This is a predicted structure of a 104-nucleotide RNA (SAM riboswitch aptamer (S box leader)) from Solitalea agri. It was read from a public genome assembly, where an Rfam model found it. The coordinates come from a structure-prediction model, not an experiment, and the mean pLDDT is 86.
[in-house]
């Protein structure tokens, strides 16, 4: 990097630098930003994939690897259903993306 497996509607703060956008891709929406976002640092916090315990499934901790602290992955495009025709709306899967393992 690939590629399997699992999760993703929960939760989680300040400070100091930076200076123009940000929120994977592309596209349409929505929010966030000089009252200063996004990002870097400190510190602090959140969770429990791995590692610990343990009758190892279920439970337990949170020292260790990491991961995370706007808005559901911020919503939506794709396919099935509600549906007789079509918009909306809704519920269901997909795929994409994340992050942990685990192999290669």
């Nucleotide at each position: 990097u690939c590629u399997u497996u699992a999760u993703a509607c929960a939760g989680a703060a300040g400070a100091g630098g930076c200076g123009a956008g940000a929120g994977a891709a592309c596209a349409g929406g929505c929010u966030c930003a000089a009252u200063g976002a996004c990002c870097c640092u400190c510190u602090g916090g959140c969770a429990a994939c791995c590692c610990c315990c343990a009758a190892a499934a279920u439970g337990g901790a949170a020292a260790g690897g990491u991961g995370c602290c706007a808005c559901u992955u911020c919503c939506u495009g794709c396919c099935c259903c509600g549906u007789a025709a079509a918009a909306c709306c809704g519920g269901g899967g997909a795929g994409c993306u994340a992050u942990a393992a685990a192999a290669a």